[in-house]
RNA sequence: UCGCACCCGGGAGAUGGCAUGCCUCCUUUAACCGCCGUGCACCUUGCGGCUGAUGAUGCCUACGCAGCG
Numbered sequence: 001u002c003g004c005a006c007c008c009g010g011g012a013g014a015u016g017g018c019a020u021g022c023c024u025c026c027u028u029u030a031a032c033c034g035c036c037g038u039g040c041a042c043c044u045u046g047c048g049g050c051u052g053a054u055g056a057u058g059c060c061u062a063c064g065c066a067g068c069g
Base pairs, nucleotide, nucleotide: 009027010026011025012024013023016060017059018058019057020056022055034050035049036048037047038046039045
């Protein structure tokens, strides 16, 4: 100096906020930037359609549905 592994730190996990003795991933040339169908040999791209405010859990906010006043 380079490579690998581990720990700590930092960052990320398709729509907002907070929390977590939590989970996974990344280490800045990164993680992440949803799914399905169709034309096209494939890729890319175009077009059409669909689910969810969580990675997971709890709460709040927004939106939607139903009932009561």
Overview:
Model confidence (mean pLDDT): 76 of 100. This is a predicted structure of a 69-nucleotide RNA (Fluoride riboswitch aptamer (crcB RNA motif)) from a Pseudomonadota bacterium. The organism belongs to Pseudomonadota, within Bacteria. It was read from a public genome assembly, where an Rfam model found it.